The part of an RNA shown here (small-subunit ribosomal RNA, central domain) has 349 nucleotides and comes from a Clostridia bacterium. Its Rfam family is "Bacterial small subunit ribosomal RNA". Gene Ontology terms of the family: ribosome and structural constituent of ribosome. It was read from a public genome assembly.

[in-house]
Context: one part of a larger RNA
């Protein structure tokens, strides 16, 4: 490389945005790079292949033939691709009227609950577990009543509900702000899709400065369990968790399913709009957008997926090639380090 694949068998990049590049709607004119059709040169000769001969065959070899799939020049053709000019409006964007919602940021705020201080009440126990002990507590604890302080986190609502591109987003108010959807068809007139490299986002853990530190709570340490227990259970407890700058780029970053765009039986729940029927917010039909759930065709090795496909097909980007060696070693590149990325081979079954 053909050729087959990537939901669990090995494989979808964690996610965006985008440059090259690839691929891209409808109707005209035009042109002639691609394409197509002729012609003419060219493709040396031998060697290959057909034929027919010459050595007694044969290898050898001698002549003709047909082809060298290929270049270039010239002449036509003009249906797809390409250029060029011109045109629609269905893709795709704009305006415009509506609308939902934990989107995201900064600021204030507010109730519970926990923990500690203050005082009161009160008195010998709490606590904790399978049982316990460590531990707290006659220096008055637990337990209860007032007030204070102070951090994190927001019960109920609450929903296979809602929002974003993924990470991810929940107490109220407000200010900034970012996407969606419908609806209308007024504008633009193909202005798309996808995207190698690059940018820019990315839980939790972990860096690094510098606050904070109420609750948890690696490490530690103490008590128990045990043959032992560097665990599970229990008393404590420090980074950390939390805020502001700045790094790390990493996850089962998972729907373990890339993007986009067309098409293809149906029921049926739910969340946003809109139309129409009604005396009507209700109920009915319809229809757009989302989210789930049962199923047919059809797919699938099977499970199962099924209009939110994993069916039919079409574009473009990433990804796979037998297990282990291994996501290691070496070099590169990034980082302050942990490291993180690209990433083998020898061996071996």
């Nucleotide at each position: 490389c053909u050729g087959g694949g990537u939901g669990u068998a090995a494989a979808g990049g964690g996610a965006g945005u985008g440059u090259a590049g690839g691929c891209g709607g409808g109707g005209g004119u035009u042109u002639a790079a691609g394409u197509u059709g002729g012609a003419u040169g060219u493709g040396a000769a031998a060697g290959a292949c057909c034929g027919c001969g010459g050595c007694u065959c044969a290898a050898c070899u001698g002549c003709g033939g047909g082809g060298c799939u290929g270049c270039a020049u010239c002449c036509a053709a003009a249906a797809c691709u390409g250029g060029a000019c011109u045109u629609c409006u269905u893709g795709a964007g704009u305006g415009a009227a509506g609308u939902a919602g934990a989107g995201g940021c900064a600021a204030g705020c507010g109730g519970a609950a926990u923990u500690c201080c203050u005082a009161g009440u009160g008195u010998a126990g709490c606590g904790g577990u399978g049982a316990a002990a460590u531990g707290c507590g006659u220096a008055g604890a637990u337990a209860u009543u007032a007030g204070g302080a102070g951090g994190a986190a927001c019960a109920c609502c609450a929903g296979u509900g809602g929002c974003g591109a993924a990470g991810g987003c929940g107490g109220c108010u407000u200010g900034c702000u970012g996407g969606g959807c419908u609806u209308u068809u007024a504008c633009u007139g193909a202005c798309g899709c996808u995207g190698a490299g690059g940018c820019u986002c990315g839980a939790a853990a972990g860096c690094g400065u510098g606050g904070g530190g109420a609750g948890c709570a690696a490490a530690c340490a103490g008590g128990a369990u045990u043959a032992g227990a560097u665990a599970c259970c229990c008393u404590g407890g420090u980074a950390g968790u939390c805020c502001a700058c700045g790094c790390c780029g990493u996850a089962a970053a998972c729907g373990a399913u890339g993007a986009u765009u067309a098409c293809u039986a149906g029921g049926u729940g739910u969340g946003g709009g809109g139309g129409g029927a009604c005396u009507g917010a209700c109920c009915c039909c319809u229809u757009c957008c989302g989210u789930g759930c049962c199923g047919g065709a059809g797919u699938u090795a099977a499970c199962a997926c099924a209009a939110u496909a994993a069916g039919u097909a079409a574009u473009c980007c990433a990804c796979c090639u037998g297990g282990g060696g291994a996501g290691u070693a070496c070099g590169g590149c990034c980082g302050c380090a942990a490291g993180g990325u690209u990433g083998a081979a020898a061996c071996u079954c």